[in-house]
RNA sequence: GCGCACAUGGCCAAGUGGUAAGGCACCGGAUUGCAGCUCCGGGAUCCCCAGUUCAAAUCUGGGUGUGCGCU
Numbered sequence: 001g002c003g004c005a006c007a008u009g010g011c012c013a014a015g016u017g018g019u020a021a022g023g024c025a026c027c028g029g030a031u032u033g034c035a036g037c038u039c040c041g042g043g044a045u046c047c048c049c050a051g052u053u054c055a056a057a058u059c060u061g062g063g064u065g066u067g068c069g070c071u
């Protein structure tokens, strides 16, 4: 330099056009003599910018970062 893959909450992670699942952690509440366990509730500019579309995490272009391969 070229090619490919990946980027979703504090962490892990599903979702491939139509309300962003789930687990752990965290916060609030119930329960308890206090705690733990258990139960209920809460939290997302989906890496950034632009485009396509009635509608974009998802498709397209560019960029950034990480990993792998080739020279």
Stems, first nucleotide, its partner, number of pairs: 001070007010024003018054001026042005047063005
A computed fold for a 71-nucleotide RNA from a Candidatus Woesearchaeota archaeon, annotated as transfer RNA. The organism belongs to Candidatus Woesearchaeota, within Archaea. Rfam family: tRNA. By type it is a transfer RNA. From the family's description: Transfer RNA (tRNA) molecules are approximately 80 nucleotides in length. Model confidence (mean pLDDT): 83 of 100.